Predicted 3D model of a 342-nucleotide part of an RNA (large-subunit ribosomal RNA, domain IV) from Fusobacterium sp. PH5-29.

Context: one part of a larger RNA
RNA sequence: CUCUCGUUAAGGAACUCUGCAAAAUGGCCCCGUAACUUCGGGAGAAGGGGUGCCUAGGAUGGUGAAGUAUCUACAUAUGGAGCGAUCUUAGGCCGCAGUGAAGAGGCUCAAGCAACUGUUUAACAAAAACACAGGUCUAUGCGAAGCUGUAAGGCGAAGUAUAUGGGCUGACACCUGCCCAGUGCCGGAAGGUUAAGAGGAGGAGUGAGAGCUCCGAAUUGAAGCCCCGGUGAACGGCGGCCGUAACUAUAACGGUCCUAAGGUAGCGAAAUUCCUUGUCGGGUAAGUUCCGACCUGCACGAAUGGUGUAAUGAUUUGAGCGCUGUCUUGACGGGAGGCCUG
Numbered sequence: 001c002u003c004u005c006g007u008u009a010a011g012g013a014a015c016u017c018u019g020c021a022a023a024a025u026g027g028c029c030c031c032g033u034a035a036c037u038u039c040g041g042g043a044g045a046a047g048g049g050g051u052g053c054c055u056a057g058g059a060u061g062g063u064g065a066a067g068u069a070u071c072u073a074c075a076u077a078u079g080g081a082g083c084g085a086u087c088u089u090a091g092g093c094c095g096c097a098g099u100g101a102a103g104a105g106g107c108u109c110a111a112g113c114a115a116c117u118g119u120u121u122a123a124c125a126a127a128a129a130c131a132c133a134g135g136u137c138u139a140u141g142c143g144a145a146g147c148u149g150u151a152a153g154g155c156g157a158a159g160u161a162u163a164u165g166g167g168c169u170g171a172c173a174c175c176u177g178c179c180c181a182g183u184g185c186c187g188g189a190a191g192g193u194u195a196a197g198a199g200g201a202g203g204a205g206u207g208a209g210a211g212c213u214c215c216g217a218a219u220u221g222a223a224g225c226c227c228c229g230g231u232g233a234a235c236g237g238c239g240g241c242c243g244u245a246a247c248u249a250u251a252a253c254g255g256u257c258c259u260a261a262g263g264u265a266g267c268g269a270a271a272u273u274c275c276u277u278g279u280c281g282g283g284u285a286a287g288u289u290c291c292g293a294c295c296u297g298c299a300c301g302a303a304u305g306g307u308g309u310a311a312u313g314a315u316u317u318g319a320g321c322g323c324u325g326u327c328u329u330g331a332c333g334g335g336a337g338g339c340c341u342g
Stems, first nucleotide, its partner, number of pairs: 001337008010328002014326001019323001027051005036041001038171001052093009062083002067078004094098001106321007113313002118130002134169007146155003172308004177238003182235002184231005191226003197220002202215005239257005266300001267297001278294005
């Protein structure tokens, strides 16, 4: 010097991206316990007190000796000693300290996300990602749809629409607006287009001819497409400009252009806000973070779900109490190694 432990005056997060790490809490018994809540929880909430040993007693269980009664005996009844257990009272004893060593929750407040228990990147990610119960759409009538295989066959399923496959969403509560113009899907079949095929007017080559070989118009001709409708918990989309109220400002209101329709409820500087450390309020002596509001939403928004939400979380963010060598700022000591000398 490196690693790993122990202790540390005063202060106590001033450290730092971050209380990372360490410290602290810790068992059992008693008291006590808030908001909120899906009435189950929250909760070991929080916060207090006790805890060893000795002596004496009390209470309540357990076991049940001697003795006594009946009795020939076996036995039955009574009896309560002793032992041991739990709870408890009083007095006393010792130490700094009594769950005397070891092992054994730190707590609280607020917010985001995900309902939850689960699952995941074997070996840098455990999460807000996946799954989930629930919701909904869609396909499928059974030799089911779907998947697999060249096929036979197999799975689905020795099931039968309260079933099975697929898509999306993701407990629960309140809800889920407008647009079918484009794309997709479903339905329709009148018309248009249209392949092979059918058809064969007409024509060509050749031949003495019969013929043979070709080209070929009209007409006919399926699905599909065009077309006509429907459909958003299908893919998706959900405007601009100008003016207007008796201070000003703003615009309930009006005009106009465009569109398939112009974003409803709710939320909103948000895991989304560029400008931005927006503005105001709170917390701090001081706060680019945090919380509550405002709305000017660059570029939220309703199952690519919207907004809430008790409980849960090795989740993320902010604050506080306790506690500490994280720090002010170092120091001392134990062990292991390195190094030096022998």

The full RNA is in RNAcentral, with records from ENA.